This is a predicted structure of a 76-nucleotide RNA (c-di-GMP-I riboswitch aptamer). It matches the Rfam family "c-di-GMP-I riboswitch aptamer". About the family: GEMM was predicted in a large-scale screen for bacterial structured RNA regulatory elements. Model confidence (mean pLDDT): 80 of 100.

RNA sequence: UUCCCGAAAAGGCAAACUGCUGGAAACAGCAGGACGCAAAGCUAUAGGGCCCGUAUAUAGGCAGCCAGCUACCGAA
Repeated sequence: UUCCCGAAAAGGCAAACUGCUGGAAACAGCAGGACGCAAAGCUAUAGGGCCCGUAUAUAGGCAGCCAGCUACCGAA
């Protein structure tokens, strides 16, 4: 120094739920709120998986399921 890994410090994200808005729904945005997270950063036909069902389009949604890509700090 790199990889695996995750003690400390600093900083970060934000589940359920509530309010408002959008949507047929899954769900999303904003605000509040913290269950948790060392990638809970990014990526959704063209990796797998899950959800929805106006209705049938190889439409839609989920990255906080696995996966891929990238990355801060630093002990054992």
The model forms 94% of the base pairs in the Rfam consensus.